[in-house]
This is a predicted structure of a 273-nucleotide part of an RNA (large-subunit ribosomal RNA, domain VI) from a Bacteroidota bacterium. Its mean pLDDT, the model's own confidence on a scale to 100, is 88. The full RNA is in RNAcentral, with records from ENA. Lineage of the source: Bacteria > Pseudomonadati > Bacteroidota.

Context: one part of a larger RNA
RNA sequence: CGCAGGACAAUUGAGAGGAGCUGUCCUUAGUACGAGAGGACCAGGAUGGACGGACCUCUAGUGAACCAGUUAUCACGCCAGUGGUAUGGCUGGGUAGCUACGUCCGGAAGCGAUAACCACUGAAAGCAUCUAAGUGGGAAGCGCGCCUCAAGAUUAGUUGUCCCGUCUGGUAGCAAUACCGGACUAAGAUCCCGGGUAGACCACCCGGUUGAUAGGGUAGUGGUGUACGUGCAGUGAUGCAUUUUAGCCUACUACUACUAAUAGAUCGAGCGG
Repeated sequence: CGCAGGACAAUUGAGAGGAGCUGUCCUUAGUACGAGAGGACCAGGAUGGACGGACCUCUAGUGAACCAGUUAUCACGCCAGUGGUAUGGCUGGGUAGCUACGUCCGGAAGCGAUAACCACUGAAAGCAUCUAAGUGGGAAGCGCGCCUCAAGAUUAGUUGUCCCGUCUGGUAGCAAUACCGGACUAAGAUCCCGGGUAGACCACCCGGUUGAUAGGGUAGUGGUGUACGUGCAGUGAUGCAUUUUAGCCUACUACUACUAAUAGAUCGAGCGG
């Protein structure tokens, strides 16, 4: 821009893409078959491999914004307590998120038309013949079925709902009205702002005081692992005890308008060639 009014939602599916794998064991059954050795079809069940998708409860990794320990040195006047730097100084753990080594799920079933092939009926050709007319069976393959996209499918589909009003100038007309303009606005949309499991930007999604959108606060979950201070023992380094399952705490959960989403601006119209 189009989809012959504008808008918001829900859809159909032309078409396109994805997927399509397979082992072992058990039962049937030591049955059919076979002198024996051996050893099934069909049918049912279990469990794996590789591949793929989703997810983070568990396990594991990361987790340069969390906690603790610790070395050297500098600073906060000193002690104590802290902070800076040294690869995040080093070390031990670790929330959310992201992940796999983790968890769950998938290939199918079923239907249709077929291939090779197997058949029925059956002439040409009194027989025979699956074929010539006619009728069946029959593949991991083909068309559906499963998953994803999808009406720019210009053949532009379908359904539901919403909006079509106010003021004004000009021309024509007796008038109703018609035509040509201007301004405001409708349903609705955008800008702007607070954000996000969305994201390079854009887009997408949520929210904007009639509000829990982010931050803060409170409580919790969870992580670290028992703070500072005080007392006791020791010359001391240090250890122990108590307050104390403490103290501190990021992304998680809930609640709470304390802070910020204020205020505002723009687009958008004559029932539809």